[in-house]
Source information
Small-subunit ribosomal RNA, central domain from a metagenome, 354 nucleotides, folded computationally.
Context: one part of a larger RNA
RNA sequence: UUGGGCCUAAAACGCCCGUAGCUCGUCUGAAAAGUCCUUGGUGAAAGCAAUCAGCUUAACUGAUUGAAUUGCCAAGGAUACUAUCAGGCUAGAGGCCGGAAGAGGUUAAGGGAAUUUCAGGGGUAGCGGUGAAAUGUUAUGAUCCUUGAAAGACCUCCAGUAGCGAAGGCGCUUAACCAGGACGGUCCUGACAGUGAGGGGCGAAAGCUGGGGGAGCGACCCGGAUUAGAUACCCGGUUAGUCCCAGCCGUAAACGAUGUGGACUUGGUGUCCUGACACCUACGUGGUGCAGGGGUGCCGAAGGGAAGCUGUUAAGUCCACUGCCAGGGAAGUACGCCCGCAAGGGUGAAACUU
Numbered sequence: 001u002u003g004g005g006c007c008u009a010a011a012a013c014g015c016c017c018g019u020a021g022c023u024c025g026u027c028u029g030a031a032a033a034g035u036c037c038u039u040g041g042u043g044a045a046a047g048c049a050a051u052c053a054g055c056u057u058a059a060c061u062g063a064u065u066g067a068a069u070u071g072c073c074a075a076g077g078a079u080a081c082u083a084u085c086a087g088g089c090u091a092g093a094g095g096c097c098g099g100a101a102g103a104g105g106u107u108a109a110g111g112g113a114a115u116u117u118c119a120g121g122g123g124u125a126g127c128g129g130u131g132a133a134a135u136g137u138u139a140u141g142a143u144c145c146u147u148g149a150a151a152g153a154c155c156u157c158c159a160g161u162a163g164c165g166a167a168g169g170c171g172c173u174u175a176a177c178c179a180g181g182a183c184g185g186u187c188c189u190g191a192c193a194g195u196g197a198g199g200g201g202c203g204a205a206a207g208c209u210g211g212g213g214g215a216g217c218g219a220c221c222c223g224g225a226u227u228a229g230a231u232a233c234c235c236g237g238u239u240a241g242u243c244c245c246a247g248c249c250g251u252a253a254a255c256g257a258u259g260u261g262g263a264c265u266u267g268g269u270g271u272c273c274u275g276a277c278a279c280c281u282a283c284g285u286g287g288u289g290c291a292g293g294g295g296u297g298c299c300g301a302a303g304g305g306a307a308g309c310u311g312u313u314a315a316g317u318c319c320a321c322u323g324c325c326a327g328g329g330a331a332g333u334a335c336g337c338c339c340g341c342a343a344g345g346g347u348g349a350a351a352c353u354u
Base pairs, nucleotide, nucleotide: 004325005324006323007308008307012322014202015201016200017199021195022194023193025089026088027087028086029085030084033082034081035078036077037076038075039074040073041072042071048066049065050064051063052062053061054060092192093189094188095187096185097184098183104178105177106176107175108174109173110172111155112154115151116150117149118148119147120146121145122144126137127136163170164169207248208247209246210245211244212243216242217241221237222236223235224234259321260320261319262318263317264316267299268298269297270296271295272294273293274292275290277289278288279287280286303310304309327354328353329352336347337346338345339344
């Protein structure tokens, strides 16, 4: 090596950008580095094979010839493939133009119901809470009705196996700025590409530092219940926090538990965006139907799979590149190093045990 795997058994980095490296469409030519052929040199002996010979034979030994030594060097040749150089191409990739879609991002302004508090008016005996209660609150007038003010947080309905984003994630309205994708085009560049060790950036919640803010909710904490107990579940309070600005942290069942890119392989049916064409039209950014393209669901041929299932959004059939796994525990621990203010994070064993 023949000959392993990674949805759920151990194993896809949380996501993206990208350096080195690896890999790379199509045509023509040059040269000939890899590659292939021929020849020469070299590739010790022993060993191996054949024949002959020497010890009585054999083992053993010697001689001759051969094979092997898959390598290296040189010369001559071949040019399909790979690499190199030169010149083209347009199917990959990128650009330009056009109209359309979107909770994509940042910043600012504006709005809304509710909640709590405060003030005024009305009003009288309870309110609140639960399985039942109690703590709590109320005659210094609560709960309730009504008028007004303030504050902070949030954004009902629309809302949809709808949409957008690389992922995390994104939902009131408006504006400005920024970014990405899909479709259409007779246009432009002409392989400019894919992946990506290191590296860089982004990254929910909680947590941390400084400053603000604080309505509601609410770890901790304090009461009331329940209970054998109740450091809980239930109830009444309540601090950090939750919110904003600046800076850290860098982790999640960061999940589709499914790496990224490309090609190929029967179909059916929804839905979103775009859209050739046809029809309708109260001509409008209108409506209906329906090829094509792109997304997102469901069901399923073949195939795959241990099965569940998967099935053109593959877990099918192939190609390129990366990461990762190797019985359970000890352990994501110890030690060392790096990062962090800390909390901790990253990397990551062994003895021993089974």